[in-house]
Context: one part of a larger RNA
Molecule: small-subunit ribosomal RNA, 3' major domain
Organism: Withania somnifera
RNA sequence: UGAUGGGGGCCCACACAAGUGGUGGAGCAUGUGGUCUAAUUUGAUGAAAAGCGAAGAACCUUACUAGGGCUUGACAUGCCGCGAAUCCUCUUGAAAGAGAGGGGUGCCUUUGGAAAUGCGGACACAAGUGGUGCAUAGUUGUCCUAAUCUUGUGCCAUAAGGUGUUGGGUUAAGUCCCGUAAUAAGCACAACCCUCGUGUUUAGUUGCCAUUGUUGAGUUUAGAACCCUGACCAAACUACUGGUGAUAAGCCGGAGGAAGGUGAGGAUGACGUCAAGUCAUCAUGACCCUAUGCCCUGGGCGACACACGUGCUACAAUGGCCGGGACAAAGGGUCGUGAUCCCACAAGGGUGAGCUAACCCCAAAAACCUGUCCUCAGUUUGGAUUGUAGGCUGCAACUCGCCUGCAUGAAGCCGGAAUUGCUAGUAAUUUCUGGUCAGCCAUACGGUGGUGAAUUCAUUCCCGGUCCUUGUACA
Repeated sequence: UGAUGGGGGCCCACACAAGUGGUGGAGCAUGUGGUCUAAUUUGAUGAAAAGCGAAGAACCUUACUAGGGCUUGACAUGCCGCGAAUCCUCUUGAAAGAGAGGGGUGCCUUUGGAAAUGCGGACACAAGUGGUGCAUAGUUGUCCUAAUCUUGUGCCAUAAGGUGUUGGGUUAAGUCCCGUAAUAAGCACAACCCUCGUGUUUAGUUGCCAUUGUUGAGUUUAGAACCCUGACCAAACUACUGGUGAUAAGCCGGAGGAAGGUGAGGAUGACGUCAAGUCAUCAUGACCCUAUGCCCUGGGCGACACACGUGCUACAAUGGCCGGGACAAAGGGUCGUGAUCCCACAAGGGUGAGCUAACCCCAAAAACCUGUCCUCAGUUUGGAUUGUAGGCUGCAACUCGCCUGCAUGAAGCCGGAAUUGCUAGUAAUUUCUGGUCAGCCAUACGGUGGUGAAUUCAUUCCCGGUCCUUGUACA
């Protein structure tokens, strides 16, 4: 100087407390461990692995495994030979591949050839999701959006070092003020960026409709007010005011205001820590392989006494079921979205208008209004499991897809110890949508609106952290 203490002091945080909803019990989905297996490819393992890499494993993917094949190779450059290339048919084979036959010559040209491409040959070499993240680059997690981490010069100390950065206040903040052997400065903080919230101006099509006429309908004609869209501005700064404070920084209250003390949310993550993660994104040192490379068919990654994590659905009456008419936002769409009409109980099938989209389409649920169940029952709860008949995608749905109809109708009556999210348009609840994608195992992940609470305004304690101080047998 650090680290550390069941030492002390100050302070912060959904850390506790006060509330609220979960997990832990059930069934299923999914990931992991274990076990099994020819293979069940692999990485990740306290917080900071485990619905994670994977924004989508039937084949492919695919790295694993069994079998069938290739060895200058699926791919690159160089040399030689032949034929321009592309193409068609047949045989054999599980396919990869192997064999046979047919047709055919373009472009440039100095007529020698050349470019591009295919096949064959010899060698240099290619190839490797092989090992090492404890050789590395890059990138990411984490403490942590926590308020810290440092430097120049000066001064102090024999020196390691100290000071500054400590002290008195204050802040979300090493934020600011005052004091001070310090004085300046840098990285982070803040601000600058994006979205939302208010208004002016401007612009009105595909959006809007107050007024006038019109219609089944903003449909059409006028219209530019409103809504909305998108562009430029304005607006919030403790600016004003009372109190408090040291005449400071600030704090507490008030006014005005769409908004008030960082307005709300996002992006933004210093110096470093964990030899943290990643050689399987990519790149790369040295090592290894010539089959540990490459092609193909099938299987596996989907197994199943069990254990753990993350979720979905429930256990009902604030509900289930039938019917009815309503109200969004944000997205996506031409190998697409698919209106309308017809068929089917339905999944879906046929037809194919419009739309390269503020124009057309995908396209709401809870809520609300009737009715029914009629009182707590394993039920008109719950929907696992199983049987059967179908639909769709795709070369193909057995291993191993999703969806529909009928039948079947399991556990489960609110969950032990324990543990976890959340402070307002939040939690809870309820839809919609996107990427990946032929299809989909999505209950995941990312976004979007609808309805919409309770409680705290404190710091005694638990966990974690900042600063000061003190003890220490540690470095």